This is a predicted structure of a 71-nucleotide RNA (transfer RNA) from Candidatus Iainarchaeum sp. Its mean pLDDT, the model's own confidence on a scale to 100, is 83. Rfam family: tRNA. Rfam's curators write: Transfer RNA (tRNA) molecules are approximately 80 nucleotides in length. By type it is a transfer RNA.
């Protein structure tokens, strides 16, 4: 330099153009003499810019970061 794959809450992760999924963490409550465990609820995310579309995490283009391969 070229090609391919990927970027989603603090962490890991699912996602078919139509309200973004689940787990852990965190906060509150219940339970308990206290702690732990367990149960319930809540907070919190689509790498950036543009395009297509009535509607984009999803499709297209460019950038950027990470990984792999080739040179």
């Nucleotide at each position: 330099g070229c090609a391919c794959c990927g970027g989603u809450g603090g962490u890991c992760u699912a996602g078919c153009g139509g309200c973004a999924u689940g787990a852990c963490c965190u906060g509150a409550g219940a339970u308990u003499c206290c702690c732990a465990u367990u149960c319930u609820c809540a907070u919190g995310a689509c790498c950036c810019g543009g395009g297509u579309u009535a509607g984009a995490u999803u499709c297209c283009c460019g950038g950027u970061c990470g990984g792999u391969g080739c040179a």